[in-house]
RNA sequence: CGGAGUGUAGCGCAGCCUGGUAGCGCACCACAAUGGGGUUGUGGGGGUCGGAGGUUCGAAUCCUCUCACUCCGA
Numbered sequence: 001c002g003g004a005g006u007g008u009a010g011c012g013c014a015g016c017c018u019g020g021u022a023g024c025g026c027a028c029c030a031c032a033a034u035g036g037g038g039u040u041g042u043g044g045g046g047g048u049c050g051g052a053g054g055u056u057c058g059a060a061u062c063c064u065c066u067c068a069c070u071c072c073g074a
Base pairs, nucleotide, nucleotide: 001073002072003071004070005069006068007067010026011025012024013023020057028044029043030042031041032040033039050066051065052064053063054062
């Protein structure tokens, strides 16, 4: 320098192809069971989807640019 992939909650991921209320597991908080812990059950909080712009009534999703990381090639 060229090509490809990944980026979404504290962590690990789904959702993207086919635009329509942002989800799951773990973790965290409260309550209950227990003498306490562990554990289990119930409930709850936490995101504006790496960043910017565009298309659209509507964008995590489509388009353009860009940043970080990984892989391949030179």